[in-house]
RNA sequence: ACCCUUAUAGUCUAGUGGUUAAGGACAACACUUUUUCAUGGUGUGAACACGGGUUCAAAUCCCGUUGAGGGUA
Numbered sequence: 001a002c003c004c005u006u007a008u009a010g011u012c013u014a015g016u017g018g019u020u021a022a023g024g025a026c027a028a029c030a031c032u033u034u035u036u037c038a039u040g041g042u043g044u045g046a047a048c049a050c051g052g053g054u055u056c057a058a059a060u061c062c063c064g065u066u067g068a069g070g071g072u073a
Base pairs, nucleotide, nucleotide: 001072002071003070004069005068006067007066010026011025012024013023018056028044029043030042031041032040049065050064051063052062053061
């Protein structure tokens, strides 16, 4: 330099055009159980890397940028 893959809460992950309000687990916080801690129960907040395009409709498809990983020379 070129090519390929990838980016979703603090962490891991599901979702491949409409369905439900982006779901689940761990973590955090509040309440509760317990003499206390731990465990358990209930609830709450928290996410689609960025910019554009296609479409009636985009986390999802396309292009570019950025980051990460891999390959060729």
Transfer RNA from Compsopogon caeruleus, 73 nucleotides, folded computationally. The coordinates come from a structure-prediction model, not an experiment, and the mean pLDDT is 81. Its Rfam family is "tRNA". The organism belongs to Compsopogon, within Eukaryota.